[in-house]
RNA sequence: CGGGUCGGCUGGGCGAUCGCGUGGCAGCGGGCAACCGCUGCUCCGAGGAAAGUCCGGGCUCCACAGAGCGGGGUGGUGGGUAACGCCCACCCGAGGCAACUCGCGGGAAAGUGCCACAGAAAGCAGACCGCCUCACUCUCCGCGAGGAGGGAGAGGUAAGGGUGAAACGGUGGGGUAAGAGCCCACCAGCGCCCCGGGUGACCGGAGCGGCUCGGCAAACCCCACCCGGAGCAAGACCAGACAGUGCACGCCCGAGGGCUGCUCGCCCGAGUGCACGGGUAGGUCGCUGGAGACGGCCGGCAACGGUCGCCGUAGAUGGAUGGUCGCCCUCGACAGAACCCGGCUUACAGGCCGGCCCGUCCC
Numbered sequence: 001c002g003g004g005u006c007g008g009c010u011g012g013g014c015g016a017u018c019g020c021g022u023g024g025c026a027g028c029g030g031g032c033a034a035c036c037g038c039u040g041c042u043c044c045g046a047g048g049a050a051a052g053u054c055c056g057g058g059c060u061c062c063a064c065a066g067a068g069c070g071g072g073g074u075g076g077u078g079g080g081u082a083a084c085g086c087c088c089a090c091c092c093g094a095g096g097c098a099a100c101u102c103g104c105g106g107g108a109a110a111g112u113g114c115c116a117c118a119g120a121a122a123g124c125a126g127a128c129c130g131c132c133u134c135a136c137u138c139u140c141c142g143c144g145a146g147g148a149g150g151g152a153g154a155g156g157u158a159a160g161g162g163u164g165a166a167a168c169g170g171u172g173g174g175g176u177a178a179g180a181g182c183c184c185a186c187c188a189g190c191g192c193c194c195c196g197g198g199u200g201a202c203c204g205g206a207g208c209g210g211c212u213c214g215g216c217a218a219a220c221c222c223c224a225c226c227c228g229g230a231g232c233a234a235g236a237c238c239a240g241a242c243a244g245u246g247c248a249c250g251c252c253c254g255a256g257g258g259c260u261g262c263u264c265g266c267c268c269g270a271g272u273g274c275a276c277g278g279g280u281a282g283g284u285c286g287c288u289g290g291a292g293a294c295g296g297c298c299g300g301c302a303a304c305g306g307u308c309g310c311c312g313u314a315g316a317u318g319g320a321u322g323g324u325c326g327c328c329c330u331c332g333a334c335a336g337a338a339c340c341c342g343g344c345u346u347a348c349a350g351g352c353c354g355g356c357c358c359g360u361c362c363c
Stems, first nucleotide, its partner, number of pairs: 001359010012328007020045002023042008047334001051345002054343005059231004066264004071227005076090005091105001092103004106222002111220002113216003128161002130157005136151006169187006188212001190209003194205004235285004244276006256268004292311001294309006329332001
């Protein structure tokens, strides 16, 4: 310099002015009240994804004994974390010269089931072509013994052809009528056992065995571990309004309710359920200070943790963050909070920075 691979940051800037929303201060006003409004000044006012709402947690309520069944989820190993299906490191397999990337990566000799099309046969397999043997028959050749070829039949054979994603190890030799782990050598793979390394997944090595065992668990299932339900319209408080009636069951021989799918069991228990009718449609809290951001040091390969310093940065409820003007630039993408947080996924114009690998050239 060229090509590649992985990661991080940014997401127009400055100023003026008019608005909008929260908070603070001051003044004025409204409402029976809880409380609220207006004006002035001042401070602050969207994102890396605020998004999808797909996982995990905090928080809130359900009056959290417990056990069993059922259901759901996760799935190599070790670690991180409040937790996770997330993250980090490693192992194994696949791809790449490499950096690196990809993998819903437990169990198929526990059992059941499935394996489309093609093919003769798809799971304790199978004889379509081919090869071989036997006996029969036909034709031809030969004086004859016999030989060659064809047809149909019985049997053997998984070496060869052909089908398929997959056909019951591979190569070579022996063997055989032809063949076959039928036998042998080497290799691959499986099981058992031993030695060494590693926390572990696993890796390296030695021995023995029968000669060989297909795939699918994102099919049922088995194994290990985890999981109570509903959600901020959760939930709490305040103010105000109202009218009851009927039916059914019941008050310890107990209706009904809770343990949120069911059962057992336990607990609460004097009212409960249904129908008709009536009243309300207001306010406040929850609400943002947190598993918080940034910086230094320490531990760790890393994810992350510890410690010290420092910072204050939206909180609406018809729901604010916009308009105009000036200057500048590379002329600006995807898109906007609604209880909060950690992730994942998806969308995204342009710009900036860094690690590593391969090739070439120069010193």